Model confidence (mean pLDDT): 82 of 100. Predicted 3D model of a 491-nucleotide part of an RNA (large-subunit ribosomal RNA, domain I) from Phaeospirillum tilakii.
Context: one part of a larger RNA
RNA sequence: GGCAUUUCGUGGAUGCCUUGGCACUGAGAGGCGAUGAAGGACGUGGCACGCUGCGAUAAGCCAUGGGGAGCCGCGAGCAGGCUUUGAUCCGUGGAUUUCCGAAUGGGGAAACCCCACCGUAAGGUGAUCCCGUACUGAAUACAUAGGUGCGGGAGGCGAACCGGGUGAACUGAAACAUCUAAGUAACCCGAGGAAAGGACAUCAACCGAGACUCCGCUAGUAGUGGCGAGCGAACGCGGACCAGCCCAGUGAUGUCGUGUACAUAAUCUGAACCGUCUGGAAAGUCGGGCCAUAGAGCGUGAUAGCCGCUUAAGAGUAAACCGCACGACAUCCUUGAGUAAGGCGGGACACGUGAAAUCCUGUCUGAACAUGGGGGGACCACCCUCCAAGGCUAAGUACUCCUCAGUGACCGAUAGUGAACGAGUACCGUGAGGGAAAGGUGAAAAGCACCCCGACGAGGGGAGUGAAAUAGUUCCUGAAACGGAAUGCCU
Numbered sequence: 001g002g003c004a005u006u007u008c009g010u011g012g013a014u015g016c017c018u019u020g021g022c023a024c025u026g027a028g029a030g031g032c033g034a035u036g037a038a039g040g041a042c043g044u045g046g047c048a049c050g051c052u053g054c055g056a057u058a059a060g061c062c063a064u065g066g067g068g069a070g071c072c073g074c075g076a077g078c079a080g081g082c083u084u085u086g087a088u089c090c091g092u093g094g095a096u097u098u099c100c101g102a103a104u105g106g107g108g109a110a111a112c113c114c115c116a117c118c119g120u121a122a123g124g125u126g127a128u129c130c131c132g133u134a135c136u137g138a139a140u141a142c143a144u145a146g147g148u149g150c151g152g153g154a155g156g157c158g159a160a161c162c163g164g165g166u167g168a169a170c171u172g173a174a175a176c177a178u179c180u181a182a183g184u185a186a187c188c189c190g191a192g193g194a195a196a197g198g199a200c201a202u203c204a205a206c207c208g209a210g211a212c213u214c215c216g217c218u219a220g221u222a223g224u225g226g227c228g229a230g231c232g233a234a235c236g237c238g239g240a241c242c243a244g245c246c247c248a249g250u251g252a253u254g255u256c257g258u259g260u261a262c263a264u265a266a267u268c269u270g271a272a273c274c275g276u277c278u279g280g281a282a283a284g285u286c287g288g289g290c291c292a293u294a295g296a297g298c299g300u301g302a303u304a305g306c307c308g309c310u311u312a313a314g315a316g317u318a319a320a321c322c323g324c325a326c327g328a329c330a331u332c333c334u335u336g337a338g339u340a341a342g343g344c345g346g347g348a349c350a351c352g353u354g355a356a357a358u359c360c361u362g363u364c365u366g367a368a369c370a371u372g373g374g375g376g377g378a379c380c381a382c383c384c385u386c387c388a389a390g391g392c393u394a395a396g397u398a399c400u401c402c403u404c405a406g407u408g409a410c411c412g413a414u415a416g417u418g419a420a421c422g423a424g425u426a427c428c429g430u431g432a433g434g435g436a437a438a439g440g441u442g443a444a445a446a447g448c449a450c451c452c453c454g455a456c457g458a459g460g461g462g463a464g465u466g467a468a469a470u471a472g473u474u475c476c477u478g479a480a481a482c483g484g485a486a487u488g489c490c491u
Base pairs, nucleotide, nucleotide: 001490002489003488004487005486006485007484008483009482015476016440017439020411021410022408023407024406025405026404027403028402029400030399031157032156039100040099041098042055043054044053046078047077049075050074051073061094062093063092064091065090066089070082071081072080105114106113107112115126116125117124118123128154129153130152131151132150133149134148135147136146161192162190163189164188165187166186172179176226202209203208213240214239215238216237217236223231224230244392245391246390247336251332252331253330254329255328256327257326258325259324260323267315268314269313273288274287275286277284289306290305291295297309298308299307341365342364343363344362345361346360347359348358351377372387373386374385375384376383427434428433447475450462451461452460453459
């Protein structure tokens, strides 16, 4: 030095576990905001670092309902207090709510600086835009613009869903230009709990149907297409859901008020088991019982229907909401002309200009008036059908930032959210932005009194606790790589 066996360490795989995630289902809610939001800064505790709560009334104040013995949030104690004269805690309503932030008196390098007016003070008011209203009022006579006061509204945030506006490229076409990707992504505006659409100037085919929306078929059909790549209907049928109305009225909608009905919070009641054995511990074993509208689940020193919390079934109640009835107030119009249609240029229709109807319109023209007009895929006739150029309209449909209840041939700490833990943290970056690692003693801290070695150490040896300390906080299990030690053999 090698090999083998044993043993110790290092290391943290594996097994088991779960406080956290993931996906979905059913209900609810679908908004918050100048009465100052979302989100923050700074404070706030006897000691107070982080998280949580709260706001100079600052881990809290008041009222009320519940509840009934402990409490002063967590990591985590010490000191000191509160509480059956009902605390802590839970529900509801209210008070307070610094500063920044739409941020709104002016400024500003957010959480800071500075000002005017009213008021004794405390405190209050002072942004901009829009609408209404009253007064005032230029050039310029009337007027108008403008100005001032008063009243009302808006602004910002928010996950997706929805309507509209603007609108790519990569890519595919095995290159590429029409085409595709795609009216997608992105950006902007706007709205609601849904939005949009909607009551036939629609289809159909000589039979008829009867608003709109969504789903299954029709059908990858008819078509369209450098007839390439691709794109891609409708009629009709079957379902979901159904609802029709208005333009001066016996109306609709909205708001407010009154009355009434229903439901709901915290919370409460809630059945039934003992002994033996093993064991540290009984829920396990054995024996004998019991309840069940409750044998879902979790916990308890191992596996509990009958130990605890729950569970079945019941009880409970204020305001508000929702529904209904009544009343008050407000708003809304007379059948639709610069329209239909046409020319030119575009766009949308499954339809790329095509034989191209239909719809929209930038521009130029421009009717008829129910004895009329539109459509039936160029166009004409006949026939059929409908009545544009005003408006409203639930349900069926889409989505889930959020709340409650539940489910899983979903994960189980390199998984599952990036995050089970003081995680969008530490850290990186000028910044936009990027972005971790990190769970487990034990049933209970009973977390090793006391003694010894040692530097008044670190660490260890005794002793003690415990079922176990090779469970000692670097703590369950503790693989391998790797490092030592002992023994044997070989060199």
Its Rfam family is "Bacterial large subunit ribosomal RNA". The RNAcentral record of the full RNA draws on ENA.